[in-house]
Molecule: Bacterial RNase P class A
Organism: Oceaniglobus indicus
RNA sequence: GCGGAGGGCUGGAUGGCCGCGUGUCCCUUCGGGGGCGCGAGGAAAGUCCGGACUCCCUGAAGCAACGGUGCCGGGUAACGCCCGGGCGGGGAUCGGCGGGGCAACCCGGCGGGAACCCGACGGAAAGCGCCACAGAGAACAGACCGCCUGUCACAGGUCGCGUGCGGCCCAUGCAGGUAAGGGUGAAACGGUGGGGUAAGAGCCCACCGGGGGGCUGGCAACAGCGCCCGCACGGCAAGCCCCACCGGGAGCAAUGCCGAAUAGGGAUUUCACGGGGUUCGCCCCAGGGCCGCUUCAGCCCCGAAAUCCGGGUUGGCAGCUUGAUCCUCCGGGCAAUCGGAGGACCAGAGGAAUGGUCAUCGCCCCGCGUUUCGGCGCGGGGAUACAGAAUCCGGCUUACAGGCCCUCCGCGCAU
Numbered sequence: 001g002c003g004g005a006g007g008g009c010u011g012g013a014u015g016g017c018c019g020c021g022u023g024u025c026c027c028u029u030c031g032g033g034g035g036c037g038c039g040a041g042g043a044a045a046g047u048c049c050g051g052a053c054u055c056c057c058u059g060a061a062g063c064a065a066c067g068g069u070g071c072c073g074g075g076u077a078a079c080g081c082c083c084g085g086g087c088g089g090g091g092a093u094c095g096g097c098g099g100g101g102c103a104a105c106c107c108g109g110c111g112g113g114a115a116c117c118c119g120a121c122g123g124a125a126a127g128c129g130c131c132a133c134a135g136a137g138a139a140c141a142g143a144c145c146g147c148c149u150g151u152c153a154c155a156g157g158u159c160g161c162g163u164g165c166g167g168c169c170c171a172u173g174c175a176g177g178u179a180a181g182g183g184u185g186a187a188a189c190g191g192u193g194g195g196g197u198a199a200g201a202g203c204c205c206a207c208c209g210g211g212g213g214g215c216u217g218g219c220a221a222c223a224g225c226g227c228c229c230g231c232a233c234g235g236c237a238a239g240c241c242c243c244a245c246c247g248g249g250a251g252c253a254a255u256g257c258c259g260a261a262u263a264g265g266g267a268u269u270u271c272a273c274g275g276g277g278u279u280c281g282c283c284c285c286a287g288g289g290c291c292g293c294u295u296c297a298g299c300c301c302c303g304a305a306a307u308c309c310g311g312g313u314u315g316g317c318a319g320c321u322u323g324a325u326c327c328u329c330c331g332g333g334c335a336a337u338c339g340g341a342g343g344a345c346c347a348g349a350g351g352a353a354u355g356g357u358c359a360u361c362g363c364c365c366c367g368c369g370u371u372u373c374g375g376c377g378c379g380g381g382g383a384u385a386c387a388g389a390a391u392c393c394g395g396c397u398u399a400c401a402g403g404c405c406c407u408c409c410g411c412g413c414a415u
Stems, first nucleotide, its partner, number of pairs: 001411010012361007020039008041386001045397002048395005053251004058297006066247005071085005086121001087119004094111002097108004122242002127240002129236003144182002146178006156169006190208006209231001210229003214225004255318004265309007274285004287301004325344008363382008
């Protein structure tokens, strides 16, 4: 310098005037006023995951149902997330082959493959199911076209001879062999090369693939090495399923308090409502119920459920922002992150606030001039990325004009 990739920050700043919301302090004629401080995001978005917190299910344990995740090892409060690794796929320069072109170069497919990107990445020999159409045949399959052998032998050809006889070739038909070549299809019952065969076929051989088992390295997923076997069979499990691990339900419109008001409302249905003792307080047994099932415990017994109609409340306060928070430094770790020390307080609305204006600078666009090609000066115009908290965090996904910065890989050149 060229090419290929990954990441970070920003997306306005300052000052004056006017106008908003809120925290805290002071004052108050209780209407409010003043001082100081703070006031949207990297995604606030989607509501896709995981939680904190609140309430409900009577508690504990086990099982079932239902749902989720799915290579290995770590991280985390946790996760379907993050980090590191493995396997598979993609991936630029490159290598070699074919074609076009006068050349520069262009097109096609093959091999290998950096950084980096992606993976819905357990199991198809536990079972069931699906693979339409086309095709001979779609999982212990199958012969459409072809190829080979035999047979019947027309016309014709050819040879021989004693001139009308014989031999050979021969289409079509029939019988058998074949699954290499071609066709159908998304996919055809291993692939490439060689030998062998009448023609072919793992029929045999080499390598690849597959199955079995061994050694070495690694925590492991896996990788490497070599041995045996011609070798049972495709794909789909984001089809049911099997295996391993995990999981209650709702949600701040959760929930709690105060105030106020009404009708202490009405109707229907199902199950149980038992025995004994007693000092008359109660106790024991059994039964019913509170659970999808079971065991143990606890609670209730005019008890446990279900459905429908109707009425009142729509007010105020809290929850409400100090957090698995942020910043700096040191230490452990490849890293994600963990530990320690110090410092900081950064919205809290309640139909929902941060806006308007002026000036300067920065940024962007257009035009002119200039330039040592790095850039500079002048004039005009613009506010133009995606987009706004609502209980709060950790992620993922999606959207993003412009500007700045960093890193990685390959190739080339110079020093």